[in-house]
RNA sequence: UCAUAAUGCCUCUAGGGUUCCGAUCGCCCCUGGCGAUGCUGGUCCGAGAGAGGCUCUCCCGUGACGGCGCCCGCGCCGGUCACGGAGCCACGGCGGGAUAAAAGCCCGGGAGAC
Numbered sequence: 001u002c003a004u005a006a007u008g009c010c011u012c013u014a015g016g017g018u019u020c021c022g023a024u025c026g027c028c029c030c031u032g033g034c035g036a037u038g039c040u041g042g043u044c045c046g047a048g049a050g051a052g053g054c055u056c057u058c059c060c061g062u063g064a065c066g067g068c069g070c071c072c073g074c075g076c077c078g079g080u081c082a083c084g085g086a087g088c089c090a091c092g093g094c095g096g097g098a099u100a101a102a103a104g105c106c107c108g109g110g111a112g113a114c
Base pairs, nucleotide, nucleotide: 008054009053010052011051012050015045016044020042021041022039023037024036025035026034027033028032056087057086058085060084061083062082063081064080065079066077067076068075069074070073089109091112095107096106097105
């Protein structure tokens, strides 16, 4: 300097705004309706660097199964199943995008820094 890899989904949380519900205030043609206000909340969105679960990948080992070779009890090869192990590390803008709107969502393990 370059390349490859660091799986995906579900549930939840940090966090987020305001489409719906609710709340508060005001107005009206007052069983209700309209407007304003993110406002402790419900619905909703929601983490690469947060949690849990399932899955996926890799390597090795053990056992079973199949095939081949031979010194007939071993060795080799391949795939399948089961069990076991590993999946480390991670500071991070501005700006833009989607959705009703915003965000630790997406651009993005980006730009950049070390």